Source information
This is a predicted structure of a 1468-nucleotide RNA (small-subunit ribosomal RNA) from an uncultured prokaryote. RNAcentral holds the sequence, with entries from ENA.
[in-house]
RNA sequence: AGAGUUUGAUCCUGGCUCAGAAUCAACGCUGGCGGCGCGCUUAACACAUGCAAGUCGAACGAGAAAGCUCCCUUCGGGGGGUGAGUAAAGUGGCGAACGGGUGAGUAACACGUGGAUUACCUGCCCUCGAGUGGGGAAUAACUCCGGGAAACUGGAGCUAAUACCGCAUACGAUCUUUCGAGAUGAAAGUCUUCGGACGCUCGAGGAGGGGUCCGCGGCCGAUUAGCUAGUUGGCGGGGUAAAAGCCCACCAAGGCUAAGAUCGGUAGCCGGCCUGAGAGGGCGCACGGUCACACUGGCACUGAGACACGGGCCAGACUCCUACGGGAGGCAGCAGUGGGGAAUCUUGGACAAUGGGGGAAACCCUGAUCCAGCGACGCCGCGUGAGUGAUGACGCCUUUCGGAGUGUAAAGAUCUUUCAGCGGGGACUAUAGUGAAGGUACCCGCAGAAGCAGGAGCGGCUAACUAUGUGCCAGCAGCCGCGGUAAUACAUAGGCUCCAAGCGUUGUUCGGAAUUACUGGGCGUAAAGCGAGUGUAGGCGGUUCGUUAGGUCGAUUGUGAAAUCUCCCGGCUCAACUGGGAGGGUGCGGUCGAAACCAGCGGGCUAGAGUACGGUAGGGGAAAGUAGAAUUCCUGGUGUAGCGGUGAAAUGCGUAGAUAUCAGGAGGAAUACCAGUGGUGAAGACGGCUUUCUGGACCGUUACUGACGCUGAGACUCGAAAGCGUGGGGAGCAAACAGGAUUAGAUACCCUGGUAGUCCACGCCCUAAACGAUGCAUACUUGGUGUGGGCCCUUCACUGGGUCCGUGCCGGAGCUAACGCGUUAAGUAUGCCGCCUGGGGAGUACGGUCGCAAGGCUGAAACUCAAAGGAAUUGACGGGGGCCCGCACAAGCGGUGGAGCAUGUGGUUUAAUUCGACGCAACGCGAAGAACCUUACCUGGGCUUGAACCGCAGUGGGUAGGAAUCUGAAAGGUGCCCGACCCUUCGGGGAGCCGUCACAGGUGCUGCAUGGCUGUCGUCAGCUCGUGUCGUGAGAUGUUGGGUUAAGUCCCGCAACGAGCGCAACCCCUGUUCUCAUGUUGCCAGCAUUAAGUUGGGGACUCAUGGAAGACUGCCGGUGACAAACCGGAGGAAGGUGGGGAUGACGUCAAGUCAUCAUGCCCUUUAUGUCCUGGGCUACACACGUGCUACAAUGGCCGGUACAACGGGCUGCGAUACCGCGAGGUGGAGCGAAUCCUCUAAAGCCGGUCUCAGUUCGGAUUGUAGGCUGCAACUCGCCUGCAUGAAGUCGGAGUUGCUAGUAAUCGCGGAUCAGCAAUGCCGCGGUGAAUACGUUCCCGGGCCUUGUACACACCGCCCGUCACACCACGAAAGCCGGCAACACCCGAAGCCGGUGGCCCAACCCGCAAGGGAGGGAGCCGUCGAAGGUGGGUUCGGUGAUUGGGGUGAAGUCGUAACAAGGUAACCA
Repeated sequence: AGAGUUUGAUCCUGGCUCAGAAUCAACGCUGGCGGCGCGCUUAACACAUGCAAGUCGAACGAGAAAGCUCCCUUCGGGGGGUGAGUAAAGUGGCGAACGGGUGAGUAACACGUGGAUUACCUGCCCUCGAGUGGGGAAUAACUCCGGGAAACUGGAGCUAAUACCGCAUACGAUCUUUCGAGAUGAAAGUCUUCGGACGCUCGAGGAGGGGUCCGCGGCCGAUUAGCUAGUUGGCGGGGUAAAAGCCCACCAAGGCUAAGAUCGGUAGCCGGCCUGAGAGGGCGCACGGUCACACUGGCACUGAGACACGGGCCAGACUCCUACGGGAGGCAGCAGUGGGGAAUCUUGGACAAUGGGGGAAACCCUGAUCCAGCGACGCCGCGUGAGUGAUGACGCCUUUCGGAGUGUAAAGAUCUUUCAGCGGGGACUAUAGUGAAGGUACCCGCAGAAGCAGGAGCGGCUAACUAUGUGCCAGCAGCCGCGGUAAUACAUAGGCUCCAAGCGUUGUUCGGAAUUACUGGGCGUAAAGCGAGUGUAGGCGGUUCGUUAGGUCGAUUGUGAAAUCUCCCGGCUCAACUGGGAGGGUGCGGUCGAAACCAGCGGGCUAGAGUACGGUAGGGGAAAGUAGAAUUCCUGGUGUAGCGGUGAAAUGCGUAGAUAUCAGGAGGAAUACCAGUGGUGAAGACGGCUUUCUGGACCGUUACUGACGCUGAGACUCGAAAGCGUGGGGAGCAAACAGGAUUAGAUACCCUGGUAGUCCACGCCCUAAACGAUGCAUACUUGGUGUGGGCCCUUCACUGGGUCCGUGCCGGAGCUAACGCGUUAAGUAUGCCGCCUGGGGAGUACGGUCGCAAGGCUGAAACUCAAAGGAAUUGACGGGGGCCCGCACAAGCGGUGGAGCAUGUGGUUUAAUUCGACGCAACGCGAAGAACCUUACCUGGGCUUGAACCGCAGUGGGUAGGAAUCUGAAAGGUGCCCGACCCUUCGGGGAGCCGUCACAGGUGCUGCAUGGCUGUCGUCAGCUCGUGUCGUGAGAUGUUGGGUUAAGUCCCGCAACGAGCGCAACCCCUGUUCUCAUGUUGCCAGCAUUAAGUUGGGGACUCAUGGAAGACUGCCGGUGACAAACCGGAGGAAGGUGGGGAUGACGUCAAGUCAUCAUGCCCUUUAUGUCCUGGGCUACACACGUGCUACAAUGGCCGGUACAACGGGCUGCGAUACCGCGAGGUGGAGCGAAUCCUCUAAAGCCGGUCUCAGUUCGGAUUGUAGGCUGCAACUCGCCUGCAUGAAGUCGGAGUUGCUAGUAAUCGCGGAUCAGCAAUGCCGCGGUGAAUACGUUCCCGGGCCUUGUACACACCGCCCGUCACACCACGAAAGCCGGCAACACCCGAAGCCGGUGGCCCAACCCGCAAGGGAGGGAGCCGUCGAAGGUGGGUUCGGUGAUUGGGGUGAAGUCGUAACAAGGUAACCA
C1' cells in the first nucleotide's frame, strides 16, 4: 500500500466481498510447563447454608457455669478457693453514611471541564484562646407476677453512669439595638507510676470532606411543532446548614421554542480502551474518579453526615413458619444453588502484609485485602532435543515404469539435560516481634532422548499440487464461483504451505471505505438543480478615515487527579508485568500586549444598486369591438347516379335527388401568406386588425440618493395539457362508445359515425421528458462568423468602422469517464439556496397535511439481488440507408412435383430387419458393387491363454501331423492305422504341441476427451502483423476517401511507412506455329508393290514424344486527372484471366467421422471375444429425396450406309471359323499391347412402313422355355426366346439446372467385380441451341454508414396477466396487552398544623394536697404511595378474509419494449 466482482473487451460511476488490528468472547479439533492478568455481556430472575460490623470494663450497674482444688457429709449432697470481675445480656460512647456490590433508573447541572458561594455545613484530626462550679430526678439490666405457639410483650419493685435535667459562670458565639448597651446559651468524668494521660464544654483558625449555583461540552427521531397555571416575575410570610416557587397567600401575565421547546426512543457519565497516517469512528469489561440504586413504591426518625444494601414504619408482589390468633424475610457483599443462556470459577486459607472500625493499650473485628484453587479466556516466556549420518533403507505415494517424492528425515553411532520427575538445601516480602502464600521462588545433586504436537489451508484474491473415489449426486463456498466421467474448487490419501500449545470458525468494532468527503466527494447524460418568481429569518457583502478590542494573534500564569500513552533509567534470568524521572495531554480560566483582517460604533466617497430626463423595439398582460378566407348546417336553383373511403374493401351517404356547382342565410372556432434556430415574458406561455388600461426591458445623457446590495429555509404568488364544480356555448376535431375491415385472435393500428371535452365566465386542481434533462448573482479568461434592438463616427451608397444589450453556429486554452462544454462555460474563482449516497421493493405502505373528487406534498421498513448504471469500442443484427457482385432475380432452354420401375431415407414390421449420416452442407451418402463370404445383426450348435501376436517352462516320444471310419447342419468330437520337418559346432536352436502366468481380443461407449482426414461459408476478397502516430483505454489509423478491377487488382490522395497469409502469376490439359529434334507398333506426297500402308522405301504430311515460339493493353484512336484503367480498332490461331483443371487465407459451425486408421478414459474377459449352420441387412399400409423409361410423328419399326475419343486386358482380353432365333457354346490365332483383342459407336444420312389410336406409342407385371457365373441362384443374381401388354395422352401448389462447344440430345469406356440387381458413379467423344432490357424485387455475399437494452450475438433480448410453491409486509370486523398522561374517589405510614377534657419524675409556687410552665397519647385537618372508577391518547401482539410485492432450470396466453422492433419511443 491494495485486491476480486457488472463487459466480448474498455474507461468511469457504484455497491458487494477479501487481506489488517482488536475482543469481558463462544464453538470445533487438539493440549507439556511457568509468570502476569481476566472470568454472568443473558433474568436489577428467585435464593438453601455459612460468613461479610463491630468494639470499648481506662464511662456504668450487675455478674455466672463447667473444670480443678480444699473442707464437711446423713454419701443424696453442701461449703470455701480458683476459674473470674472472665463469658453472655444490658445502660452508655464511637462506628455502623466508610469499605464491598450492581448499572435498573436517569438525556439531567447526572457527568466532564472551568468558575461562583458576602448564600453554606463539617464528627473524628491539628493549632490557638477560655472553661470544667454546684445540684437534682429517673431508667434498663436484675427480682417478682402475668399474656403469647412463636416473634415478642404488659404490670409492680430496686439501681448506676462520660445516660438525662435545672442552677451558676462565660468569650470575639447567637439575637435585639437608639451603637450607649441589653438579652440568651456550656460542661463529665475515668485511669494513674500522682508527674500526668485520655476525655468534656464554649469559641477562633486549619486540613480534609460535603451541599448549592452558573458558563461551556457530549445520543437519535420533525412521520413529535408548538409547550407551560407554581407555569414566569414581584411583594410578604414559611422553610433549610444554605440562595431560590423550595412551599404558601396576594398581585401582574408572563416564560420556553426551528441555534429544535414539548413528546417519543435509547443510554449511567468520565479518565480512558480499540481502531485509524491523522481528522475521525466505535466502545465505557477490568483499574481509577463520580452519580444512581439496594425485592417494588412511599415516608420520615436518629445522627456531624442517610431519607440509610446486611436500620425503622406503611403499602404491594413473592417465599417461609404457625397452635390459624399471628409472625418472619430481602446475596445488585464473599463463596454457593436453581433458572435463563452460545457462555463466565472454590460453599478454600489468612489477617503475615496494606488499609479500615473500636480501644490508653494489649487486643478484637474486617469474604476490604493478601494469597491459594478452577478455566489455553488473553498477553508474555520456555520446552518437546543437538550435531553427525546415503546402500538416498523399509513403508507410503506417484510414474512416461527409466525414475521421482517423503528425505538427513529415520535407523545407526556421538553428545547434551532446559522443562517435567526424584533427592537435598532454602529465602526476600517484617532493617525489633509476627509468614496465610510455602518447604514456594531460588540453589545443588541424580537418571535417561528419556514423559511432551497439533490445527488450518493448498482454483483466483492468497503462500502452497498430485493421485484415487464421486458424476449438477454427495457436497463446497468470504466474493467470484466449483460438481452433469479425465474436478489442483466435493471426499480420501501422499506431498506442500502457514501458524504453533495452539489452530480454525462464528459474532462484534474500527480500518481498507475519499462508500457522508472538516481534513476529503458530487448533481448536462451515471443517484442528484425545487416548474418559475416575490420575499421573511439567516448567511455573505464595495471604497476611505478614526475608534473599540468581541473574534483573531503573541507572551505569561493557574488548571488539565492518579493510572494509561511516549521517551530515558531501573527490578523480577528475558519478556509480559512492574518502580522512578521527564514529556505529552491539541481543553478551560486569569493577567499583559498587538490592531493587519473579520466584527461593533462614528464620519466620508461613488465604480455596486436605485431615481430623474430624452428616445426605441416587441405575438408581454387585461378588457371591449371588428374583418376576411375556410369547414359544417339550412333555404332555393342547375343537374344525375353515384359519392365517399382504403393497401384492397366494407360500414356510411344517395332516385324521398346525394356528390358536384351557383346564389342567399346561420353559427362556432381558429387567424394562411408576412414567419425568420426572428421578437417578448420569471417560467408556463404569447400570433388577423382597432381602441382603452397596464407590467417590464434596452439605448443615450450623467443631474440626484449614497451600499440602499446578493442569495434566500419557512411563507406567499403564478403555473401547459388533462381533470372537477356552476352556468353558457357547441362549427370543426374527438377519449368513451357503435359499426365496417384486418387478423389465429384484434377489446388496437386503418375506415364510417360519434358523446364528454376542446370554446366563454367564475371557482378549484398544481402535475409534465414543466428540458438547456445545466439554480441564482458577481468578476476574470484567445477568436471567427450570422442575426434582432439602440447609439456614435464615416461613405456617393443601408457603404465601412466602433460600442452597449439580446439571440445562434463553429472553434482555442482549460475542463470532462467519455460524449462534449467552450465570454450565453460544463473554464477560473467567490457568496447563498436546493438536492444525491447500490439496484429492486417504491415515490409504495403507515402517519400527517392540502383537495369536492381524481389525487398532490411529505415519505419508510421487512424482504431480495451482486449487480443496476453512464460514455465510448469491436462485432453481429435491423420488416435502417448508400454502393457493388453472384444463373440471385429477370430473359430463355430443359427438367422435377402426376405414372411405372430403380435406388436411398423415414416410418412400420420383425428373432434380426447391424451401424453411421439429418436444413443448405443427411437421403444413387460411407457402399468403386449384402446369394455364402462380406457382416458388424438374429436363431441355434461349439471353444475358453483363445482365430491372429508375445514372454517363460515342459515335450523326443508313436508326439506333431496325415488318410480313412463313425457321428454331426457345419464347426467340432471320436479315434483303428500311417507317421515325421528345417538348421547344427551334435551341446542344441527353430517350428509344432502341451502347460502356466502376465495377457490377447472387442465394428463395445464417449467425434462433447483427441490426432488425422473431410464438408461448409467460398475461389467469397478478404484476414493480419512490425514500426510510427492518435486515444486514459478497449481500440483506431494503415485496410477509410476519389476512380478502377474478376480481385485489398491497380492508380491518385492521405499520419502513415512497410510486410505477411490470401488474389494474380509460376504447375497440368487444351487451342496456333516451328526451314526444331526423333520416326515404331504411328503416317504415305512422290517411287515400287499388294486384296489390304500389305511390303520395300521415305520423314515431306498427319500423329506421337521432347524442346522452342506466341499474348504483354505491346500498337493506333477516343474517354479519363498528363494516372490506373475503360471503350473501339488493327494485326493475330488465340485479346484483355483465351477455355478448363489443380490450388481453398484468418476463421465459423463443440459441423462429420472412436465403423478406414491411430488414440486417452470407461466397460467386457467360459464373453460385448472367437468358430460354424441357417436366416436377416432385399420385409411393406404408407411418406419423402435422387434417378431411369415414357406418354410419341423433330416419333416408332424395318432395310441400307458414314464418322469418334477416353480407356481396359494374362486366374485376362479373346479374333477368323463352326453350332444356336438368341443369351450363349465349341474352339483357340494374336496380344503383357500406338502392333492383338475389346471395336458393329449411336444419334446422323438414304429408302420404306405406321397416320394420331392407349396405337406398330409405352413397356411394368406375369406365365413359360432356356443361357451364364458360382460349393450353392428358394428366401435373393443377371441375361435370352416366346407369350402377356399395367399405369401413363406432358403433370396442382411449388421447386430445380444451365450463359457456349454450355444447355439439350446421342452413344462409348472404366473402377468395384466369380456373377450382378449400374437406370448409380467417374471419364470420353458425336450432334449442338435459345436468352441476358436490366438490378425494383427473392436468396447469398462484400465495402461504407446508421440505430441497438443483442455479444450463446435476432433461432438474440425481453414485458405483463393467469396457474403453482415459499417468504416478508400492508389493510381488516374485532380480541388481548404494555407505557405515559388527565379527571374524580379512597386515603396507609409519616412530616407539618390545630386541639389536647386523658397522661406525665426533674424547673417554678407550695409544708402538703394541688397548681403553673412544658411535653405526650388520642382526635381533627393539609399533603400524601399503592389501589379504584372513567373517557381518551399512544405503542405492541394476534385476527377469518383481503391487497399488492419479492423469489422460484425447462407451466399457460399473447408480443408491449430494444432495429424505423414492424403503429417511433417516452413524460403528465
Rfam family: Bacterial small subunit ribosomal RNA. Gene Ontology terms of the family: structural constituent of ribosome and ribosome.